RNAcentral holds the sequence, with entries from ENA. The RNA shown here (transfer RNA) has 72 nucleotides and comes from Candidatus Peribacter riflensis. It matches the Rfam family "tRNA". It is annotated as a transfer RNA. About the family: Transfer RNA (tRNA) molecules are approximately 80 nucleotides in length. The source organism's lineage runs through Bacteria, Candidatus Peregrinibacteriota, Candidatus Peribacteria, Candidatus Peribacteraceae and Candidatus Peribacter. The coordinates come from a structure-prediction model, not an experiment, and the mean pLDDT is 80.
């Protein structure tokens, strides 16, 4: 340099182009306990960036950025 894959919460993953973007673990708070733990409840937290298509985009298209693999 070329080709392919990939990017959603702190982490691991969901989400026919259409419902308020969900879940588990983690975090915080509470209950619980003599204290801690287990267990139970609650809360906050995300679509890499910029455009395009569309009535509607996490999803499709283009460019850029990051990561991975292959070729040279």
């Nucleotide at each position: 340099g070329c080709u392919c894959c990939u990017g959603u919460a702190g982490u691991u993953c969901a989400a026919c182009g259409g419902a308020u973007a969900g879940a588990a673990c983690a975090a915080u708070c509470g209950c619980g306990u003599c204290c801690u733990a287990a267990g139970c409840g609650a809360u906050g937290g995300a679509u890499g960036c910029a455009g395009g298509u569309u009535c509607a985009a996490u999803u499709c298209c283009u460019g850029c950025c990051g990561g991975g693999a292959g070729c040279a």